[in-house]
Molecule: SAM riboswitch aptamer (S box leader)
Organism: uncultured bacterium
RNA sequence: UUCUUAUCCAGAAAGGCAGAGGGAUUGGCCCGAUGACGCCUUGACAACCUGUUAACUAACCAUUAAUAAGGUGUCAACUCCAGCUUGCACAGGCAAGCACAGAUAAGUC
Numbered sequence: 001u002u003c004u005u006a007u008c009c010a011g012a013a014a015g016g017c018a019g020a021g022g023g024a025u026u027g028g029c030c031c032g033a034u035g036a037c038g039c040c041u042u043g044a045c046a047a048c049c050u051g052u053u054a055a056c057u058a059a060c061c062a063u064u065a066a067u068a069a070g071g072u073g074u075c076a077a078c079u080c081c082a083g084c085u086u087g088c089a090c091a092g093g094c095a096a097g098c099a100c101a102g103a104u105a106a107g108u109c
Base pairs, nucleotide, nucleotide: 003107004106005105006104007103008102013042014041015040016039017038021031022030023029026082027081028080043075044074045073048071049070050069051067052066053065054064055063079101084097085096086095087094088093
C1' cells in the first nucleotide's frame, strides 16, 4: 500500500528541542508566540493482537471473563460539526444510518 473484518458519544501528563501554523480533505468552527503541530525522554490511557490465568470440555480448538508481561495504537473539542441517503418539517432545521471518506488493529496482497 490492495482487499476483508471489527471498533470509533469513554479515557489519558510533565520536561526538553525547535519555531508557525495546525485540527486528513470542502464549508464552518476551534487550537496556537501564555509556544500549538512535530521530534526526544519519562509517564499515563486503553484492551485490537500475542502471552498468562480462570470457566466450559475426557482433552484440544473455539467462546467468555480477568490480567497488563510483550507488539501496536492513543493522550483538545462525539471521527470537533456538517457534506451522502432516508424520514419529518418548509422560515430555518431535526432525527436515523443505509452511504462516502478517514483513523486504529488483525489477517491478506